[in-house]
RNA sequence: CUCCGACAAAAGCAAAUCCAUCGAAAGGUGGAGACGCAAAGCCACGGGUCUAAAGCCGCGAGAGCGGCCAUGAUCGCCGGGUUGCCGAA
Numbered sequence: 001c002u003c004c005g006a007c008a009a010a011a012g013c014a015a016a017u018c019c020a021u022c023g024a025a026a027g028g029u030g031g032a033g034a035c036g037c038a039a040a041g042c043c044a045c046g047g048g049u050c051u052a053a054a055g056c057c058g059c060g061a062g063a064g065c066g067g068c069c070a071u072g073a074u075c076g077c078c079g080g081g082u083u084g085c086c087g088a089a
Base pairs, nucleotide, nucleotide: 004087005086012037013036017032018031019030020029021028022027035076041082042081043080045079046078047077048074049073050072055068056067057066058065059064
């Protein structure tokens, strides 16, 4: 240094839920809170999943309803890229 990941050591992050807030929603952000995580650090590059505002189509007198669809979201879904703590077997 690479691989690997301990009933090691020092740290770290923070699920669900609640409150506030942004958003059409999915979801995000802040606080509380810990299910867990050896990258549960970062990146939407490939795939998957979620939502469907705008747009298009259909029904309807209309209000509205239904369908299609990411340019939206998710890195704590998987893969990939990239950076990093420690050092037993």

The RNA shown here (c-di-GMP-I riboswitch aptamer) has 89 nucleotides and comes from a Chloroflexota bacterium. It matches the Rfam family "c-di-GMP-I riboswitch aptamer". Rfam describes the family as follows. GEMM was predicted in a large-scale screen for bacterial structured RNA regulatory elements.